[in-house]
RNA sequence: GCAUCCGGAGUGGAGCUCGGCUCCCGCCAACCUGCCUGCCCGGGCAAGGUGGUUUCCCGCGGAGGGAGAUGCGGCCUUUCUGGCAAACAUACGGG
Numbered sequence: 001g002c003a004u005c006c007g008g009a010g011u012g013g014a015g016c017u018c019g020g021c022u023c024c025c026g027c028c029a030a031c032c033u034g035c036c037u038g039c040c041c042g043g044g045c046a047a048g049g050u051g052g053u054u055u056c057c058c059g060c061g062g063a064g065g066g067a068g069a070u071g072c073g074g075c076c077u078u079u080c081u082g083g084c085a086a087a088c089a090u091a092c093g094g095g
Base pairs, nucleotide, nucleotide: 001072002071003070004069005068010025012024013023014022015021016020026053027052028051031049032048033047034045035044036043039095040094041093042092055067056066057065058064074084075083076082
């Protein structure tokens, strides 16, 4: 600087300095990477990386505004136009 904050998803386990926080697992979502023919658009998958699983205040219970939050891939390295990983599947439509 740009985009989003309508909605969605746990009666879970463990730990700690215990009004709360952290980790693991599950789930939600689809922001980035990856996959669905080389390119583009749309659509889909959910593996890698996040995030979430409890937004707040003002306003009239409105419109809206403010604050705050999240994303704009990750890892290794000799940091160099170096390197690595990303399930199964005869896996989509149009140009």

A computed fold for a 95-nucleotide RNA from a soil metagenome, annotated as SAM-I/IV (S-adenosyl methionine) riboswitch aptamer. Of the family's consensus pairs, 100% are formed in the model. Rfam family: SAM-I/IV (S-adenosyl methionine) riboswitch aptamer. Its family is annotated with S-adenosylmethionine metabolic process and regulation of gene expression in the Gene Ontology. The literature on the family includes a 2008 paper in RNA by Weinberg et al., "The aptamer core of SAM-IV riboswitches mimics the ligand-binding site of SAM-I riboswitches". Its mean pLDDT, the model's own confidence on a scale to 100, is 76.